[in-house]
RNA sequence: GUGGGUGUGGCGCAGUGGUAGCGCACCUGAUUGUGGUUCAGGUGGUCGCGGGUUCGAACCCCGUCACUCACCCCA
Numbered sequence: 001g002u003g004g005g006u007g008u009g010g011c012g013c014a015g016u017g018g019u020a021g022c023g024c025a026c027c028u029g030a031u032u033g034u035g036g037u038u039c040a041g042g043u044g045g046u047c048g049c050g051g052g053u054u055c056g057a058a059c060c061c062c063g064u065c066a067c068u069c070a071c072c073c074c075a
C1' cells in the first nucleotide's frame, strides 16, 4: 500500500430499518449476630467519529480514526 474483520453501559456480549437489551460489576432494601450467599428493586450507554439516504438508522451508503488478520512492494 491492497483486501477483510471488529468498535454498543465499568467489563464481557446480544440486537441486521420502528423510541437500545442480557450477564457480571455498582447502589438500595430484605434475609444474617457481621460478612458472604440468596431474593427484590434501581442507577448507568443517544451505539468509535463526521456526513448522507429514509417518515424512522446501532443496522443501509460515503468518508475518517483505532485495534486486528491476510497478502504485496522497498530496505
Base pairs, nucleotide, nucleotide: 001071002070003069004068005067006066007065010024011023012022013021018055026042027041028040029039030038048064049063050062051061052060